[in-house]
RNA sequence: CGGGACGUGGCGCAGCCUGGUAGCGCACUCGCUUUGGGAGCGAGGGGUCGCCAGUUCGAAUCUGGCCGUCCCGACCA
Numbered sequence: 001c002g003g004g005a006c007g008u009g010g011c012g013c014a015g016c017c018u019g020g021u022a023g024c025g026c027a028c029u030c031g032c033u034u035u036g037g038g039a040g041c042g043a044g045g046g047g048u049c050g051c052c053a054g055u056u057c058g059a060a061u062c063u064g065g066c067c068g069u070c071c072c073g074a075c076c077a
Stems, first nucleotide, its partner, number of pairs: 001073007010026004020057001028044006050066005
């Protein structure tokens, strides 16, 4: 330098194809049960969907650019 994949609550991920209320598991908080640790049950909080722009009534989703991580290749040594 070229190609590809990925970026979504604290962590791991789904949702994207085919635009229409942002979800799941774990974790966290509260309550109940339990002597307690732990565990079970119930309830709850937490997200600029990497950034900017465009299209659209409406964008996590479509389009363009950029950034970051990883993989492959080329080049140099």